Molecule: transfer RNA
Organism: Candidatus Parcubacteria bacterium
RNA sequence: GGGGGUGUAAGCUCAACGGCAAACUGUCGCUCUCCAAAAGCGAACUUCCAGGUUCGAAUCCUGGCACCCCCG
Numbered sequence: 001g002g003g004g005g006u007g008u009a010a011g012c013u014c015a016a017c018g019g020c021a022a023a024c025u026g027u028c029g030c031u032c033u034c035c036a037a038a039a040g041c042g043a044a045c046u047u048c049c050a051g052g053u054u055c056g057a058a059u060c061c062u063g064g065c066a067c068c069c070c071c072g
Base pairs, nucleotide, nucleotide: 001071002070003069004068005067006066007065010025011024013022019055027043028042029041030040031039048064049063050062051061052060
């Protein structure tokens, strides 16, 4: 330099083919308890970035970034 893959919450992982973004773990609050743990209830936090297409984009298109693999 060329080609391919991946990028979604603090972590891990869903979300056919474009139609309301989610589960689990964790964190915080409350209940329960003599206190805690466990359990139950509730809350906060998300689509790598910038454009484009579309009534509507995590998903499609373009460019970029990071990581991984292959070729030279």